[in-house]
């Protein structure tokens, strides 16, 4: 100077004019007013409701190394393994193939303990000396294949072959370092026991359901509407005669326990009124800074701030200057031009991931040239 990885920030500004929506007020006015994503609805919850809760079971889904974070999580952080890439750095649906089922097409001699197509060796026989057949040992070389029952090199061998040895890998106890997941130096060995679980499945851990159109409350209307079904509609003490309390019965998503309503509980299907208003409606697992601990996610302490609450849905329209982009001319660093300036608009609220995104800017790492 070029490429490239990571992390963070803007993403229009200023001035008039006119125009919104809430909230406060002395009715003069003041203060506030769409994001990083508001988006997808993909997880996790804060809160409300299911007569209320617990603890268990099935069914289902989820998650899947190891430690930390958090209100949780499938989320963030740090670490270990394993894949890419010179690297910085990314990615990983990361437990189990000795519980069990099942799959590995075609090619190929043979796809799980299987095999001999082309071969190579020594023996018989024939023989036109090129080679032909037959019994026998090989799996080392060639072929196919996504992948063939260990690799490289030497030895041995008729030819070969862990047959043997060296290092490599594979396995095994023990020994060190680390909380741990793993990792390391020696020592031993029969030298072999193949993928796929992101295929069922097994292990371990975790989860009730609906949802702000939840729920509450006030007016106001109607038909206090009709039809069905299932089980139950005892029994015993005490009494001041109202009533109490206990057994047993149904009923409530399977169980069991409290526990509720008891002559009552549960359930179907059919018709009718109300589409009115205020609550939930923003003060938060909040945001800023400064500091302590922590590698770090985050946590603690301290001062300090209040930042939108509509309800067919509120921040727009116009002008000017400027920024920035692109092009043209030019070097006093400017002047002209352009229909130029991304992605996108809360609606209960948070903390995640994931998709979108013109154009700027700042930090730190890695790689290559080049000068000093």
């Nucleotide at each position: 100077g070029c490429g490239g990885a990571u992390g963070g920030c803007c993403g229009g500004a200023c001035g008039a004019u006119c125009g919104c929506a809430c909230c406060c007020c002395u009715c003069g006015g003041g203060g506030u007013g769409a994001g990083g994503a508001a988006a997808g609805u993909c997880c996790g919850g804060a809160c409300u409701c299911c007569g209320g809760g617990a603890a268990g079971g099935c069914a289902u889904g989820g998650c899947g190394c190891c430690g930390g974070g958090u209100a949780a999580c499938g989320c963030c952080c740090g670490g270990c393994c394993g894949g890419g890439g010179c690297a910085a750095c990314c990615c990983g649906a990361g437990g189990g193939a000795c519980a069990g089922c099942g799959c590995c097409a075609c090619a190929g001699a043979a796809a799980a303990c299987a095999g001999a197509c082309c071969g190579c060796c020594g023996c018989c026989g024939g023989u036109g000396c090129g080679c032909c057949g037959g019994a026998g040992g090989c799996a080392a070389g060639g072929g196919u294949g996504a992948a063939a029952c260990g690799g490289u090199g030497g030895g041995g061998u008729a030819a070969g072959a862990g047959c043997c040895c060296a290092c490599c890998g594979c396995g095994g106890g023990a020994c060190u370092g680390g909380c741990a997941a793993c990792a390391g130096g020696a020592c031993c060995g029969g030298c072999a026991c193949g993928g796929c679980a992101a295929g069922c499945c097994c292990c371990g851990c975790c989860a009730g359901g609906a949802g702000c159109a939840a729920u509450g409350c006030c007016a106001a209307a109607u038909a206090g509407g009709g039809a069905c079904c299932g089980c139950g509609c005892g029994g015993g003490c005490c009494u001041u005669c109202g009533g109490g309390c206990c057994c047993a019965g149904g009923c409530c998503g399977c169980u069991u326990c409290c526990a509720g309503c008891c002559a009552g509980c549960g359930g179907u299907c059919c018709g009718g009124g109300u589409u009115g208003g205020c609550a939930g409606c923003a003060a938060g697992a909040g945001c800023g800074c400064a500091u302590c601990g922590g590698c770090a996610a985050c946590g603690g302490u301290g001062c300090g701030c209040c930042c939108a609450g509509a309800u067919g849905a509120a921040u727009g329209a116009u002008c000017g200057u400027c920024g920035g982009c692109g092009g043209a001319c030019a070097u006093a660093u400017g002047u002209c031009c352009g229909g130029c300036c991304a992605c996108a608009g809360a609606a209960u609220c948070c903390g995640g991931c994931u998709u979108a995104c013109a154009g700027g800017c700042c930090a730190u790492c890695c790689g290559c040239a080049c000068a000093c």
A computed fold for a 372-nucleotide RNA from Oceanomicrobium pacificus, annotated as Bacterial RNase P class A. Its Rfam family is "Bacterial RNase P class A". Rfam classes the family as a ribozyme. Its mean pLDDT, the model's own confidence on a scale to 100, is 75. The sequence was found by an Rfam model in a public genome assembly.